Predicted 3D model of a 76-nucleotide RNA (transfer RNA) from a Dehalococcoidia bacterium. Its Rfam family is "tRNA". Rfam classes the family as a transfer RNA.

RNA sequence: GGGCGGCUAGCUCAGUUGGCAGAGCGCUUCCUUCACACGGAAGAGGUCACAGGUUCAAGUCCUGUGCCGCCCACCA
Repeated sequence: GGGCGGCUAGCUCAGUUGGCAGAGCGCUUCCUUCACACGGAAGAGGUCACAGGUUCAAGUCCUGUGCCGCCCACCA
């Protein structure tokens, strides 16, 4: 330098044909217990990496950029 994949909640990840942003774990509160754990109920938590474009509507499609990973090439 070229190619491919990834970026969504604190963590690990879903998100189908473009149409209300989700799950598990974790966290908070309550119930339960003498207390803790387990179990049960409720809740908080999001610039969907960034910037633009298309569209009535974009996490999803298109372009550019950044970061991470893999492969290839080059390199006195």

The sequence is in RNAcentral, with records from ENA. The coordinates come from a structure-prediction model, not an experiment, and the mean pLDDT is 81. The organism belongs to Dehalococcoidia, within Bacteria.